[in-house]
The part of an RNA shown here (large-subunit ribosomal RNA, domain I) has 483 nucleotides and comes from a Flavobacteriaceae bacterium. Lineage of the source: Bacteria > Pseudomonadati > Bacteroidota > Flavobacteriales > Flavobacteriaceae. It matches the Rfam family "Bacterial large subunit ribosomal RNA". The RNAcentral record of the full RNA draws on ENA.

Context: one part of a larger RNA
RNA sequence: CGUAUGGCGGAUGCCUAGGCUCUCAGAGGCGACGAAAGACGUGGUAAGCUGCGAAAAGCUGCGGGGAUUGGCACACACGAAGUGAUCCGCAGAUGUCUGAAUGGGGCAACCCGGCUGGUUGAAGACCAGUCACACCUUCGGGUGGGCAAACCCAGGGAACUGAAACAUCUAAGUACCUGGAGGAAAAGAAAUCAAUAGAGAUUCCGUGAGUAGUGGCGAGCGAAAGCGGAGGAGCCCUUAAGCCAGUUGAAUGAUAGCCGAAUGUACUGGAAAGUGCAACCAAAGGGGGUGAUAGUCCUGUAGGUGAAAUCUGAUAUUGGUGAAAUCGAGUAGGGCGGAACACGUGAAAUUCUGUCUGAAUAUGGGAGGACCAUCUUCCAAGGCUAAAUACUCCUGAGAGACCGAUAGUGAACUAGUACCGUGAGGGAAAGGUGAAAAGCACUUUGAAUAAAAGGGUGAAAGAGAACCUGAAACCGUACGCCU
Repeated sequence: CGUAUGGCGGAUGCCUAGGCUCUCAGAGGCGACGAAAGACGUGGUAAGCUGCGAAAAGCUGCGGGGAUUGGCACACACGAAGUGAUCCGCAGAUGUCUGAAUGGGGCAACCCGGCUGGUUGAAGACCAGUCACACCUUCGGGUGGGCAAACCCAGGGAACUGAAACAUCUAAGUACCUGGAGGAAAAGAAAUCAAUAGAGAUUCCGUGAGUAGUGGCGAGCGAAAGCGGAGGAGCCCUUAAGCCAGUUGAAUGAUAGCCGAAUGUACUGGAAAGUGCAACCAAAGGGGGUGAUAGUCCUGUAGGUGAAAUCUGAUAUUGGUGAAAUCGAGUAGGGCGGAACACGUGAAAUUCUGUCUGAAUAUGGGAGGACCAUCUUCCAAGGCUAAAUACUCCUGAGAGACCGAUAGUGAACUAGUACCGUGAGGGAAAGGUGAAAAGCACUUUGAAUAAAAGGGUGAAAGAGAACCUGAAACCGUACGCCU
């Protein structure tokens, strides 16, 4: 070096229990009636996960269901169950301690109290209830606080970066911080646009258009009208639209279910769903399972059907509430300083306002991009308003020229675990026997509960738990050849 045969190793193939991205529906909140998140307990034996809470893998009622059952978890022990268990749904009960944490304190899961009532012979012991703060209050009480993935509105608000340096500018009103709300939010019924013709609240999409503009006219930034669509809804301050709460609660739907067509045989094989032959159903030939590939075996599917209880909810009805004060004055407008508008002060209209000022009152006023006139159009300084739009922590159904265990979530498995760090924080590895444990009785060797040889199971043990397949690197053994 070659051939053969092993060890080690865990690539590859196949698989999927988990992910990823979406679609259509639902839901869009939970919380002082104590949440989210936890600590500690809880099992006959019980370390972990799950469930539950001193009534502790559970208790009660109602409904479903109909034979097994005491979670993962396969053993032992002891039980439960047709007097209907386990299980599923609805409604309740219990619910230690911490946590907004709220009787006071505290280094969270601990310590110590007041008042009322109770237990006790009694107590400094025990049990039950109650005791925080702020605002509102009809003085009875009510509300708030905290948590939660994104979406929304408001108050604050960077820098890196780009400009090939850098200062205006950009990044960007982005990231981030704070406050607040809802299932959406915000906006909203013209003191709007338009242009001699007209439109008729707001929002969103397409176009207009990278146009008009803006810009150390650099880098860049970047409209609007109009047009086409989605959607469509108007009202009030004159007690009405509406909103809130209670009662009523049809239909429908949700939260368990139920019915549900149709195949035999021979052969191969460990096993038939395969092959051959001959049938059948189909409003069902989606899917999954079953010892290989099953329309007719199981579960389902199409199609039907069902609720004691809770929720949804048309309608009806009752009560409450209902802004502003009298159509909007320290307002419009103006000066100065800023900001927002695509628009960087510019010829700069329009909007907001820190400061100083300051009208008119429908015979009036605003706007039409400085300003003036004519003309056109509208009526500010009060308020409400569904839909079209944004998002997905979560639930159900479904889909994929998405992944298939170094991939796909960090996590297919006791995963935000083990482990690391004082801490903020960082953060893994780890899937597969077999159809079924049938998981090797028994014997021998051995110090042996190691290991091996027999033997048995199995289709297979070269499937033996370090278990499917089992590549390479690497390490042996035998033989051959070369030096």